[in-house]
Formats: sequence, structure tokens, C1' cells
RNA sequence: CGAGUCGGUCGGACGGUCGCGUCGCUGGUAGCAGCGCCGAGGAACGUCCGGGCUCCUCAGGGCAAGGUGGUGGCCAACAGCCACCCGGGGUGACCCGCGGGACAGUGCCACAGAGAGCAGACCGCCUCUCCCGGGAAACCGGGAGCGGUAAGGGUGAAAGGGUGGUGUAAGAGACCACCAGCGGGCCGGGUGACCGGUCCGGCUAGGUAAACCCCACCUGGAGCAAGGUCAGACAGGGAGCGUUCGAGGGCUGCCCGCCCGAGCUCCCGGGUAGACCGCUCGAGACGUGCGGCAACGCACGUCCUAGAUGGAUGACCGUCACCCGCGCGUGGGCAACCGCGCGCGGGGACAGAACCCGGCGUACAGACCGACUCGUCCG
Repeated sequence: CGAGUCGGUCGGACGGUCGCGUCGCUGGUAGCAGCGCCGAGGAACGUCCGGGCUCCUCAGGGCAAGGUGGUGGCCAACAGCCACCCGGGGUGACCCGCGGGACAGUGCCACAGAGAGCAGACCGCCUCUCCCGGGAAACCGGGAGCGGUAAGGGUGAAAGGGUGGUGUAAGAGACCACCAGCGGGCCGGGUGACCGGUCCGGCUAGGUAAACCCCACCUGGAGCAAGGUCAGACAGGGAGCGUUCGAGGGCUGCCCGCCCGAGCUCCCGGGUAGACCGCUCGAGACGUGCGGCAACGCACGUCCUAGAUGGAUGACCGUCACCCGCGCGUGGGCAACCGCGCGCGGGGACAGAACCCGGCGUACAGACCGACUCGUCCG
């Protein structure tokens, strides 16, 4: 200097003019006026998770349903975050993982191939029998059949561990050595998942659960249009069921059990629907120190930063900052290379609270900081 990986920050500022919203103070009978503090986000988006909070009287048992899936930790909690283990990718920094089980069961592995769950013989190789040809014979060649075989070849993504040998009629873990995988014992390290070493065993078709499923753990429901307070208004008529032999309701979708219970449900018709609370002081923000590899925790200090309800924060002007392009001038360094000043022109993204918070995902013009990896050049 170039390329990359991971983490973090900002995403305009100042001044003026006019215009908005809550709150506070002052004035006014009131309408309203003046002054003052404050007034959208890193994602406010998606509504994908988890909670706080509110209500369902308490929220019992079973089934279903849903979620998670290596180990340890953080947290209010989580499908989040941190660290580590194993597997895979990358030269590397790092990144990825629907990471328990295929010996509970069921299913699937197209086509090709003999054969893809317990096998199988297409071409081959071998013993024996028969036929034909050659030959004195042993035997050689060809064809057919019973049997043996899976080492060689072929098909395929994948074919019953690999290499070498013994052995055999020909072969084969049939046996042996080494290796790989699998199972087991012992020792060491680690909180653990696991890792390392050593010994034994011939045990040696698999893959797939992001297929159904099995196993382990977790889970009441609904949601601020939750839920409350005040005000206001009301007109009845009919039908069905029921009143302790229980209509109806509650506890999740179902069942059981339990509890409440004298009214409930449907049809026709009439009246009212406004104000307030919830609503912003928080699992809060910032700073410093300590502990911890880290996520994060603890202590001390400082701060209060929208609460609208047809829904506020906008427009214009000027200056500055930042980025890009062009031109002119100029500085540092041994070099590779790195800056500064002036002038002109252009540029500014994604996007807007509505009970609140912690995450995840997605969008984003431009600017910056830090750590690390690889490559090249100069000294």
C1' cells in the first nucleotide's frame, strides 16, 4: 500500500424568520396571549420469539397440541447472548450447524444394475459329467449341464472395510500382520460435552429422522381494541329450556374431577355511547472503579430525555462541517509512499412513536474507530 475477517460509533451542526404539541408560570370572565423546559429511531419497520402488566375465583389430573435438542454459563425470560466440544468450509483471521436416537417400529434410496435389507450372479474363475475337433498319450480348444465362488471386470451417488500375505479345486476375515471403523476394559486431563494413551475383540452392508416416529426437557388462556372509574340513556313484545333430579357458566382444544349458580338463550323492536385513568421513573440512560476469557454482575456518582388521540416536531434563508469530480499551487520522506491550501461544480440514505421492555430478521446514500489475517513493495 492492496485485499479480507470480526466488533463498535455517527447518520449532520450553528444562527435567523415564520409555524406546531404536552407540561409549568403569568395575565384574562372566557376565547386566548406572553415567557420557559422538553419534543421520534438504529432500526420506530416485520409481528418472528421472550417477558413485564391486566383480566379470566383458585388454576388440579390425563390426553392432544406446540416449542427446544452437544456441554457449561449469562439473563426477568427466550428459538437470544458468551465461552468451549464435535463435525464441515476456508491458506488464514474466521464462518456454518433443525448438533439426542437408525440395535423400538414404519417408510424411502429414481434410473442403471444380477443385486440397494439382510442379499445376489450379468461377464468371469474352479471341480465334476456329457458332446464335438486335434493328439500316441498327458492334454489343448469349443459347447451344454449339476455344483462351488464373490478375489478380477461391469452398473451406479452408494455394492458387504483397505493393503500385503497364508491358504484353496478356484476363492473368501477362512486365517495372519498392519491400518480404518465399531464395541469394550484400564490409566491420565477436563465442572462437562469430550480429548489423549494403552490393551482386548474378526465384530465389519449402508444412507436418510430439515421423513413419520422414539427419547429428554419446557409450556394455563386471552390480550392496552387488555382492564378500570365517572357520566348518560333505556320500551317493550314473543318463544324455548331450567330452578338442587341443575338450564347456563368457569378452569385451553378434548375428557375427568372440582367450583359458581336462579336464571339463561334466541327472534322482533326502542334508547345512550361522552370524559378520565391505564399512559410513561424504567429488568432506565451515562460515567468511573472492581470481579469475570467473555456474555455479564456488583458498588459509587450524575441525569429525567414525547405522551399524542383524525393523531404534534415543519418550511425558508445564511454560514459551517462531511463526501465525490476537475483545476492551480505546495510540503514531508533514503525509498515505497503520505499530506496541506485555494477555486469551481455536484451530493446527502433507510425511513416515523401510540402500554413498555429484552432479542432476532429485514432496509440503509455517506462518514469513522479498533483488533486481527493474507499478499505485495521499500528500508

A computed fold for a 379-nucleotide RNA from Antribacter soli, annotated as Bacterial RNase P class A. NCBI's taxonomy places the organism under Bacteria, Bacillati, Actinomycetes, Micrococcales, Antribacter.